[in-house]
RNA sequence: CUCUUAUUAAGAGAGGUGGAGGGAUAGUGCCCUAUGAAGCCCGGCAACCGUCACGAAAGUGAAAUGGUGCCAAGUCACACAAAGCUAAUGCUUUGAAAGAUGAGAG
Numbered sequence: 001c002u003c004u005u006a007u008u009a010a011g012a013g014a015g016g017u018g019g020a021g022g023g024a025u026a027g028u029g030c031c032c033u034a035u036g037a038a039g040c041c042c043g044g045c046a047a048c049c050g051u052c053a054c055g056a057a058a059g060u061g062a063a064a065u066g067g068u069g070c071c072a073a074g075u076c077a078c079a080c081a082a083a084g085c086u087a088a089u090g091c092u093u094u095g096a097a098a099g100a101u102g103a104g105a106g
Stems, first nucleotide, its partner, number of pairs: 001106008013042001015041003021032003027078003043071003048067002051062004075098001080095006
């Protein structure tokens, strides 16, 4: 990097450092940010893998010391398709695509 698969409306600091940016990419919009962004440290959340217990299995439960992940807003919203509604701009729902994370394979 590609493929398969599961999840993606819950949860998580008024700490230290740092100094201007950030919200995946490009667009439109909207938002966060000097009452201090990103990054780093500490702290926390969850419980995918792993661990432990039960079980024939599927699976269920437990802890959180291991491997990841995560800690504004639904993956911030839209962008594509279908259906419904609307005089119209547009709105709603479902799905897809793309993305993110885990596990497995190449």
Predicted 3D model of a 106-nucleotide RNA (SAM riboswitch aptamer (S box leader)) from Filibacter tadaridae. Its mean pLDDT, the model's own confidence on a scale to 100, is 82. Its Rfam family is "SAM riboswitch aptamer (S box leader)". About the family: The SAM riboswitch is found upstream of a number of genes which code for proteins involved in methionine or cysteine biosynthesis in Gram-positive bacteria. The sequence was found by an Rfam model in a public genome assembly.